c-di-GMP-I riboswitch aptamer from a Clostridiales bacterium, 103 nucleotides, folded computationally. Taxonomically the source falls in Eubacteriales (Bacteria, Bacillati, Bacillota, Clostridia).
[in-house]
RNA sequence: GGGGAAAAUGGGCAAACUAUACGAAAGUAUAGGGCGCAAAGCUAUGAGUCUAAAGCAUUAAGUACUAAUUCAAGUACGAUGCUAUGAUUGUCAGGCUGCAGAU
Numbered sequence: 001g002g003g004g005a006a007a008a009u010g011g012g013c014a015a016a017c018u019a020u021a022c023g024a025a026a027g028u029a030u031a032g033g034g035c036g037c038a039a040a041g042c043u044a045u046g047a048g049u050c051u052a053a054a055g056c057a058u059u060a061a062g063u064a065c066u067a068a069u070u071c072a073a074g075u076a077c078g079a080u081g082c083u084a085u086g087a088u089u090g091u092c093a094g095g096c097u098g099c100a101g102a103u
Base pairs, nucleotide, nucleotide: 005103012037013036017032018031019030020029021028022027035090041096042095043094045093046092047091048088049087050086055082056081057080058079059078062077063076064075065074066073
C1' cells in the first nucleotide's frame, strides 16, 4: 500500500397507531410517533402475497320492469366465481449504489 471480517464514534431510516389528502380497493404521500433495520438506500427484473374498478362467466332463488294471460321468457339491480393492466422492495431473491475502518 492492497484485500477480507468487524468495533467505537458520528449519524441514517422509520413498524404499529393517529390526523389530513389521493385511490374502487389493496395501498400511497405528508406530519407526529418509534417496533425494529448494517443496506429497512434505489430498482417491480423473477417468485410469492394482497386488491378487483373495468371485463368475463354463473345465478334469475330475491326486488322491480317488459311481454304473455295456457305453458314458457327477457332485462336491470343484486349475489358468487375467475382475472392485473393495480399494489407490495420492512415477504424472499436478483441487479445497481453507499458511511465507517480501532483490532
The sequence was found by an Rfam model in a public genome assembly. The model forms 95% of the base pairs in the Rfam consensus.